[in-house]
Context: one part of a larger RNA
């Protein structure tokens, strides 16, 4: 390579958009490039296979006939793929009507604790910890009551409840701006799926410049525990964490499950949104959409289990796996300011 696989055994890109490929709904016509049929030429000999002869046999050798599953040329078929021209609406888009939402991003103001500053009240005690001590307090602490500053997050609603591609989104009000859903059938007519590269987006922690710093707290200092204690527990404490810009490019970036499609394959139950129907009652109940959980056939599966949100049945497209270590290393390249990322071996060795 084939082919078998990717939820948990090795394997799904962290996520989108999208180029180049790939594949791609109905119906009428054409053309013949794939295809399928003849026909003619050629496919050296030798091998090779079948018959049959020769050496005493065999092996070798000779005939003769088959093959040489290929190219070319030409004549025709027209279902399928292709390509052309045409037409359709059911795959997509568009428009309208309508209702939901922590979906981005700015901006102003809120209230609750925490520190911290000032003044009042008051006095020995606090604070902490299995237990203690550092450590702060008669220079008057905590604890209390007013006023004040300045940063971070936004209690209760909160709900396997919303919305986003994913990271991820939660306290209000105002702008502005994405996508989605349900009805409706006005319009386009196939505009479609996936998509190696590309581009962009990406949590935390880290990095540059320059604000901010209230709490928290790597590092680090003290106290204690302990044989020791560079841990765990205390009492401080710096980077950080937080904003503007600009890097990095990674996570158990997990559902450990790539995407899209099916009038595809038993049902029950809850729940978020919007719709129809009965009733009209702003409920109930019925049907039917689009999420989102549960339980459970068929069926898969090694098993757990998964089971209309499949890990079933199939088709399309991309990723990625090939025994454990060396090792996600070395060396190259290539991105990065650095930290380090991306790609990625081998020797040996079990």
């Nucleotide at each position: 390579c084939u082919g078998g696989g990717u939820g948990u055994a090795a394997a799904g890109g962290g996520c989108g958009u999208g180029u180049a490929g790939c594949c791609g709904g109905g119906g009428g016509a054409g053309c013949a490039a794939g295809u399928c049929a003849g026909a003619u030429g050629u496919g050296a000999a030798a091998u090779c296979u079948a018959u049959g002869g020769g050496c005493u046999u065999a092996a070798c050798c000779c005939a003769u006939a088959a093959a040489c599953u290929g190219c070319a040329u030409u004549u025709g078929a027209a279902a399928c793929u292709g390509u052309u021209c045409u037409u359709c609406u059911u795959g997509a888009g568009u428009g309208c009507u309508g209702g939901a939402g922590g979906g981005g991003c700015a901006a102003u103001g809120g209230g609750a604790a925490u520190u911290c500053c000032u003044u009042g009240u008051g006095u020995a005690g606090c604070g902490g910890u299995g237990a203690a001590a550092u450590g702060g307090g008669u220079a008057g602490a905590u604890a209390u009551a007013a006023g004040g500053a300045g940063g971070a997050a936004c209690c209760c609603c909160c709900g396997u409840g919303g919305g986003g591609a994913a990271g991820g989104c939660g306290g209000a009000u105002u702008g502005u701006u994405g996508g989605a859903c349900a009805g409706u059938a006005a319009c386009u007519g196939a505009c479609g799926g996936u998509g190696a590269g590309g581009c962009g987006c990406g949590a935390a922690a880290g990095u540059g410049u320059g604000g901010g710093g209230a709490g928290c707290a790597a590092a680090c200092c003290g106290g204690a525990u302990u044989a020791g204690a560079u841990u765990c527990c205390c009492u401080g404490g710096u980077a950080g964490u937080u904003c503007c810009c600009a890097c990095c490019g990674u996570a158990a970036a997990c559902g450990a499950u790539g995407a899209a499609u099916a009038u595809c394959u038993a049902g029950g139950u809850g729940u978020g949104c919007g719709g129809g129907g009965u009733c009209u009652g702003a409920c109930c109940c019925c049907c039917g959409g689009c999420g989102u959980g549960c339980c459970g056939c068929c069926g898969u599966a090694a098993a757990c289990c998964c089971a209309a949100u499949a890990a079933g049945u199939a088709u399309u497209c991309c990723a990625c796996u090939u025994g454990g270590g060396g090792a996600g290393u070395a060396c190259g390249a290539u991105c990065g300011c650095a930290a380090g990322g991306u790609u990625g071996a081998a020797a040996c060795u079990c």
The part of an RNA shown here (small-subunit ribosomal RNA, central domain) has 350 nucleotides and comes from an uncultured bacterium.
It matches the Rfam family "Bacterial small subunit ribosomal RNA". Gene Ontology terms of the family: ribosome and structural constituent of ribosome.
RNAcentral holds the full RNA, with entries from ENA, Greengenes and SILVA.
Its mean pLDDT, the model's own confidence on a scale to 100, is 85.